[in-house]
Context: one part of a larger RNA
RNA sequence: GGACGAACGCUGGCGGCGUGCUUAACACAUGCAAGUCGAACGGUGACGAGGAGCUUGCUCCUCCGAUCAGUGGCGAACGGGUGAGUAACACGUGAGUAACCUGCCCCAGACUCUGGGAUAACAGUUGGAAACAGCUGCUAAUACCGGAUACGAGACGGAGAGGCAUCUCUACCGUCUGGAAAGUUUUUCGGUCUGGGAUGGACUCGCGGCCUAUCAGCUUGUUGGUGAGGUAAUGGCUCACCAAGGCGACGACGGGUAGCCGGCCUGAGAGGGCGACCGGCCACACUGGGACUGAGACACGGCCCAGACUCCUACGGGAGGCAGCAGUGGGGAAUAUUGCACAAUGGGCGAAAGCCUGAUGCAGCGACGCCGCGUGAGGGAUGACGGCCUUCGGGUUGUAAACCUCUUUCAGCAGGGAAGAAGCGAAAGUGACGGUACCUGCAGAAGAAGCACCGGCUAACUACGUGCCAGCAGCCGCGGUAAUACGUAGGGUGCGAGCGUUGUCC
Numbered sequence: 001g002g003a004c005g006a007a008c009g010c011u012g013g014c015g016g017c018g019u020g021c022u023u024a025a026c027a028c029a030u031g032c033a034a035g036u037c038g039a040a041c042g043g044u045g046a047c048g049a050g051g052a053g054c055u056u057g058c059u060c061c062u063c064c065g066a067u068c069a070g071u072g073g074c075g076a077a078c079g080g081g082u083g084a085g086u087a088a089c090a091c092g093u094g095a096g097u098a099a100c101c102u103g104c105c106c107c108a109g110a111c112u113c114u115g116g117g118a119u120a121a122c123a124g125u126u127g128g129a130a131a132c133a134g135c136u137g138c139u140a141a142u143a144c145c146g147g148a149u150a151c152g153a154g155a156c157g158g159a160g161a162g163g164c165a166u167c168u169c170u171a172c173c174g175u176c177u178g179g180a181a182a183g184u185u186u187u188u189c190g191g192u193c194u195g196g197g198a199u200g201g202a203c204u205c206g207c208g209g210c211c212u213a214u215c216a217g218c219u220u221g222u223u224g225g226u227g228a229g230g231u232a233a234u235g236g237c238u239c240a241c242c243a244a245g246g247c248g249a250c251g252a253c254g255g256g257u258a259g260c261c262g263g264c265c266u267g268a269g270a271g272g273g274c275g276a277c278c279g280g281c282c283a284c285a286c287u288g289g290g291a292c293u294g295a296g297a298c299a300c301g302g303c304c305c306a307g308a309c310u311c312c313u314a315c316g317g318g319a320g321g322c323a324g325c326a327g328u329g330g331g332g333a334a335u336a337u338u339g340c341a342c343a344a345u346g347g348g349c350g351a352a353a354g355c356c357u358g359a360u361g362c363a364g365c366g367a368c369g370c371c372g373c374g375u376g377a378g379g380g381a382u383g384a385c386g387g388c389c390u391u392c393g394g395g396u397u398g399u400a401a402a403c404c405u406c407u408u409u410c411a412g413c414a415g416g417g418a419a420g421a422a423g424c425g426a427a428a429g430u431g432a433c434g435g436u437a438c439c440u441g442c443a444g445a446a447g448a449a450g451c452a453c454c455g456g457c458u459a460a461c462u463a464c465g466u467g468c469c470a471g472c473a474g475c476c477g478c479g480g481u482a483a484u485a486c487g488u489a490g491g492g493u494g495c496g497a498g499c500g501u502u503g504u505c506c
Stems, first nucleotide, its partner, number of pairs: 001506004006502005013373006019366002021331001026329003030326003035074003040071002043068001048063007081284003091208007100201002105197008113147004122137006153177006159170004210256003217247003222244008259281004263274004286307005309320004337363001339362003345359001346357004376406004386397004410447001412442005420433001423430002450495005455476003461490005471478002
């Protein structure tokens, strides 16, 4: 000198764009953050329409069907948060899988036949303070379970071709095995099997990136083999048996620290430091462990067990998990609103309308940062008054002010007023931001300047006060009676809505 997710002191006009718990992965009141589908299904059935009976304002039937809980489907594994753990194939980069999986989506081929028994809701009933649970009875499906069909698929054996050791491929041949669901007003949307694609994931390997030897030896599922189990899949991943191996001064093992990268800061570069925001990957979700469901989890707002903590209780038993968005307490030098909207972008469900979405879009707060603008412009000497200094002549503040002539950015007031809208809807219509940006007009210099420094480094000097005191200080050093170094004033210098100080990095 530059930089910062900064803090502190003094000061503070406006706008745009960013950014804002770095500390206690501390504990959390309250609200919201994941639902949706009636075009899968049986019920409930407000409102409305029609009809009948008539005790003229009630009952019954039919249709439409808002709503509600339930069965079922898809989603809830995305999106959002945090950085605790992790020195590791976690990450980056480059390869490999002849060792693998992939819902929804796309392409192609084949098919969608025939039966059955339940169950929730509901009704009745029982227990319980509650959470909830039990028993009996009824019912539906794209819920569940049989049977038939097999071009193709899987396993085994054979044939041919190819490769990279195991092997791979083939509309070739033989044996065995397993599938489907309807709904609708037509178009249509679906379902099953197989092959391929796309996307996403899984595994393996080469190389790379911290400190420490005041850590020198480490290891028994350890290293390898055979066989088996398990997995989507290879593999000590697990197990039985066998062998005694494997790693290490090119740093094993141990200890400390730490999420990694694209990048960011600095530097001429080499390098050094960092990993906030944004993007990719990983890990975690009160702490520890476990599996279930599913294409996908060992699952933040799912389940079970144990623990700590908090809450309810009728003492028998139950409920909870903000490192989602706001917000509270606490810690701290320190970090925001319990806001608006789904209008846009994106996501989930749905045929769609639409619903949900604290993702997101916006608004609020903070000079926290960067950038831009303003606080007026021109003229104006009796160089006014005042202040300060003085050699008492004057000098300086200083064209500065007053005064004259103008201008009106920003702020203020008034009128007009968007784009963002593609889409959706039969049409009317549909913007949170927002009466915002922007445009026009009005009034009036009117409402808007401070901070640090002035001994040298380092731009900028005098007076008074103080008297090794009070104090200053980044280094050298100032202060003990004329201090350009302390304090105040005048003047000056630098930067300017900021200026200084502190901390950290280069």
Small-subunit ribosomal RNA, 5' domain from an uncultured bacterium, 506 nucleotides, folded computationally. The full RNA is in RNAcentral, with records from ENA and SILVA.